A computed fold for a 263-nucleotide part of an RNA from a freshwater metagenome, annotated as large-subunit ribosomal RNA, domain VI. The coordinates come from a structure-prediction model, not an experiment, and the mean pLDDT is 89.
Context: one part of a larger RNA
RNA sequence: CGUAGGAAAUUUGAGGAGUGCUGACCUUAGUACGAGAGGACCGGGUUGGACAUACCGCUGGUGCACCAGUUGUUUCGCCAGAAGCAUAGCUGGGUAGCUAAGUAUGGAUCAGAUAAGCGCUGAAAGCAUCUAAGUGCGAAACUGACUCCAAGAUGAGAUUUCCCAUACGUAAGUAGUAAGACCCCUGAAAGACGAUCAGGUUGAUAGGUCAGAGAUGGAAGCAUGGUGACAUGUGCAGUUGACUGAUACUAAUAGGUCGAGGU
Numbered sequence: 001c002g003u004a005g006g007a008a009a010u011u012u013g014a015g016g017a018g019u020g021c022u023g024a025c026c027u028u029a030g031u032a033c034g035a036g037a038g039g040a041c042c043g044g045g046u047u048g049g050a051c052a053u054a055c056c057g058c059u060g061g062u063g064c065a066c067c068a069g070u071u072g073u074u075u076c077g078c079c080a081g082a083a084g085c086a087u088a089g090c091u092g093g094g095u096a097g098c099u100a101a102g103u104a105u106g107g108a109u110c111a112g113a114u115a116a117g118c119g120c121u122g123a124a125a126g127c128a129u130c131u132a133a134g135u136g137c138g139a140a141a142c143u144g145a146c147u148c149c150a151a152g153a154u155g156a157g158a159u160u161u162c163c164c165a166u167a168c169g170u171a172a173g174u175a176g177u178a179a180g181a182c183c184c185c186u187g188a189a190a191g192a193c194g195a196u197c198a199g200g201u202u203g204a205u206a207g208g209u210c211a212g213a214g215a216u217g218g219a220a221g222c223a224u225g226g227u228g229a230c231a232u233g234u235g236c237a238g239u240u241g242a243c244u245g246a247u248a249c250u251a252a253u254a255g256g257u258c259g260a261g262g263u
Stems, first nucleotide, its partner, number of pairs: 001152001005163007015149004021049007033038001051106005059100004066093005071086006110144003117137004164262001166175003180258004184200005205251003208247005214240003221234005
């Protein structure tokens, strides 16, 4: 821009893309078959591999504004306690998120029409013949079925709901509006930017605060014991990024723009 008014939501599916793999074991059955050796089809069940998708409850990884320990050194006047630098100084753990090695699921089943092939009936050609007329079975291939996208499918579809026939103008059109949308602002399940999604006081959108979860692992100060390093008590302490809930304290204020009149 189009989809012959303007919007919001829900959809149909022309068409397109994806998936499509396979082993072993048990059983049928030591049966059929075979002199024996050996050893099935068909059918039923179990469990794997690789691949794919999703997720983070479990097991782990990572986790540069979490916690603790610790070396050297500088500073805070000193002690104590802290902070800076040294690869994040090093080391041990670790929430959210992201993840695989973790977990779950998938390939199927079924149907249609068939290929090779196997047939039935059956003439031409008194027989025979699956074929000439007719009519069946039959494959990981084909078409559906399963998953995803999809009306720019210009063949532009459908349904529901909302807004309404304003003003000026001869007309073309212009303007202010409606429903609605956007700018703007707070943000994240989103993200390079747009976009998407959650919100904007009739508000829990983010921050803060409070309470939890989880993490770390027992703070500082004081007291006691010990010559001391240190230990113990106060006290599952103190601290705590992303997680959960609550709470308008702070910021989403104020405002602006667009948007029908129906060939």